The RNA shown here (transfer RNA) has 76 nucleotides and comes from a Bacillota bacterium. Rfam family: tRNA. Rfam's curators write: Transfer RNA (tRNA) molecules are approximately 80 nucleotides in length.

[in-house]
């Protein structure tokens, strides 16, 4: 420089245009225990990476950036 590919809760990830964004792991609370663990129940926790843009409606599609990998050319 040229193409991919990912970017959603503290972390691992689903959701693929339509009413209020979910699940496991953590986390806090309660129950359970003599205690703790396991196990049961419940809550907190997201401006969905940033900006436009299509559209009645955008996590979802277009485009630019951004950040992180990957493959390809090119220097040295």
């Nucleotide at each position: 420089g040229g193409g991919g590919a990912u970017a959603u809760a503290g972390c691992u990830c689903a959701g693929a245009g339509g009413u209020a964004a979910g699940a496991g792991c953590g986390u806090u609370c309660g129950g359970c225990u003599c205690a703790c663990a396991u196990c049961c129940g419940a809550a907190a926790g997201g401006u969905c990476g940033u900006a436009g843009g299509u559209u009645c409606g955008a996590c979802u599609c277009c485009u630019a950036c951004u950040a992180u990998c990957c493959c390809c050319a090119c220097c040295a």
Its mean pLDDT, the model's own confidence on a scale to 100, is 81.